[in-house]
Predicted 3D model of a 102-nucleotide RNA (SAM riboswitch aptamer (S box leader)) from Domibacillus antri. The model forms 94% of the base pairs in the Rfam consensus. The organism belongs to Domibacillus, within Bacteria.
RNA sequence: AUCUUAUCAAGAGCAGGUGGAGGGACAAGCCCGAUGAUACCCGGCAACCGACCUAAUUCAGGCACGGUGCUAAUUCUUGCAGUUUCGGCUGAGAGAUAAGAG
Repeated sequence: AUCUUAUCAAGAGCAGGUGGAGGGACAAGCCCGAUGAUACCCGGCAACCGACCUAAUUCAGGCACGGUGCUAAUUCUUGCAGUUUCGGCUGAGAGAUAAGAG
């Protein structure tokens, strides 16, 4: 790289630090950004896996110690199909994350 399963409408610093130009996966749109974004550190959120605790037939509940993840906008919207009261709705695809397979 590829495959499988699950999740993606909630949550997380508008006086934290470093640092200085693009960033939001791709395309289009629309946004964010020198009133300092993206990124890194710190802080925080969540609870997928492991550990631990409760219960125990199983399911489960808790904790936040370890491994990840996340921390503008629904995964920012659309990108294909169906439907429609033409504003949308549903599903798929794509993408992201986790756990596993190989």